[in-house]
RNA sequence: GAUCGGUCCCGGGCGAGGGCGCGGUGCGAACCUGGUCAGGCCGGGAACGGAGCAGCCAUAAGCACUUAGCGUCUUGUGUCCGGGGCGCCGGUCGGU
Numbered sequence: 001g002a003u004c005g006g007u008c009c010c011g012g013g014c015g016a017g018g019g020c021g022c023g024g025u026g027c028g029a030a031c032c033u034g035g036u037c038a039g040g041c042c043g044g045g046a047a048c049g050g051a052g053c054a055g056c057c058a059u060a061a062g063c064a065c066u067u068a069g070c071g072u073c074u075u076g077u078g079u080c081c082g083g084g085g086c087g088c089c090g091g092u093c094g095g096u
Stems, first nucleotide, its partner, number of pairs: 001093007008084008016075007023066005033058004041050003
């Protein structure tokens, strides 16, 4: 000096771990959500009607659980491909 390999850096692909969100389930409002509204109240001669508390049901905000699936972020993670620098290490060959 050449070449090969390793390490390092960059880009890309496929996975792994972790976080977040979506999704699913459950809980979830004295009143300022909805439905049904006992009782009581109001109107009416009456029939009925009205507003509507509690209760019940459904849910909002929110909380919790779950994670097979989707999206996203990340890494002292694994592997593959391409590029970079002669920065480092090793092998081979050649020259001085």
This is a predicted structure of a 96-nucleotide RNA (Bacterial small signal recognition particle RNA) from a Planctomycetota bacterium. The organism belongs to Planctomycetota, within Bacteria. The coordinates come from a structure-prediction model, not an experiment, and the mean pLDDT is 76. It is recorded under the gene name ffs. Its Rfam family is "Bacterial small signal recognition particle RNA". Rfam classes the family as a non-coding RNA gene. Gene Ontology terms of the family: signal recognition particle, plasma membrane targeting and SRP-dependent cotranslational protein targeting to membrane, signal sequence recognition. Rfam's curators write: The signal recognition particle (SRP) is a universally conserved ribonucleoprotein involved in the co-translational targeting of proteins to membranes.